The RNA shown here (transfer RNA) has 74 nucleotides and comes from a candidate division WWE3 bacterium. Its Rfam family is "tRNA". Its family is annotated with triplet codon-amino acid adaptor activity in the Gene Ontology. The family's RNA type in Rfam is transfer RNA. The prediction has a mean pLDDT of 81.
């Protein structure tokens, strides 16, 4: 080098025909419970949706190149 899949929160993942849908599950901070901790309970934060461009009234979604990471081929 070709070829398939993938890149979305600190982690590991989902996402609708392209339109008021950016979300869980762990983690994090705070409350309440407790003598007191732990578990479970409640509420919060936290996102450049891989980069850059195109198509559209509108792009996490589509098309195009790059760049990352797996696996398969030579």
């Nucleotide at each position: 080098g070709g070829c398939u899949g993938g890149g979305u929160a600190g982690c590991u993942c989902a996402g609708a025909u392209g339109g008021u849908c950016a979300g869980a599950g762990c983690g994090g901070a705070g409350g309440a419970c407790u003598c007191a901790u732990a578990a479970g309970c409640c509420u919060c934060a936290g996102g450049u949706c891989g980069u850059g461009g195109g198509u559209u009234c509108g792009a996490u979604c589509c098309c195009c190149a790059c760049c990352c990471c797996a696996g398969c081929u030579a």